Transfer RNA from an Alphaproteobacteria bacterium, 76 nucleotides, folded computationally.
RNAcentral records the identical sequence in 3 taxa.
Model confidence (mean pLDDT): 80 of 100.
The RNAcentral record of the sequence draws on ENA and MGnify.
The source organism's lineage runs through Bacteria, Pseudomonadati, Pseudomonadota and Alphaproteobacteria.
Its Rfam family is "tRNA". Rfam's curators write: Transfer RNA (tRNA) molecules are approximately 80 nucleotides in length.
C1' cells in the first nucleotide's frame, strides 16, 4: 500500500424481507433469610462509532472517515 471482517445497554452478544431495538450477566427496588449468598419478582439503562446519501421510513442499503481484527504485497 491492497483486500476482507468488525463497531448495537457497564460487559458478552442477538436483531429475519428496510417498518420506531432485545437477551444473558452486572446494577436498582422488593420478597425470602437471624444475617449474607443463592433463588424469585420488579424497575432502570441505547439519539445502534462519526459524517454524508438513498428512501415515506435506515441498526439494516450506498459512499467516506475513524478504532479494532485477519490475510496479502513491498522494503532492509
Nucleotide at each position: 500500500g491492497c483486500u476482507c471482517c468488525u463497531a448495537u445497554a457497564g460487559c458478552u452478544c442477538a436483531g429475519u424481507u428496510g417498518g420506531u431495538a432485545g437477551a444473558g450477566c452486572a446494577g436498582u427496588u422488593g420478597a425470602u433469610u437471624u444475617g449474607u449468598a443463592a433463588u424469585c419478582a420488579u424497575c432502570a439503562g441505547g439519539u445502534c462509532c462519526g459524517c454524508g446519501g438513498u428512501u415515506c421510513g435506515a441498526g439494516u442499503c450506498c459512499g467516506u472517515g475513524u478504532g479494532g481484527g485477519a490475510g496479502c504485497a513491498c522494503c532492509a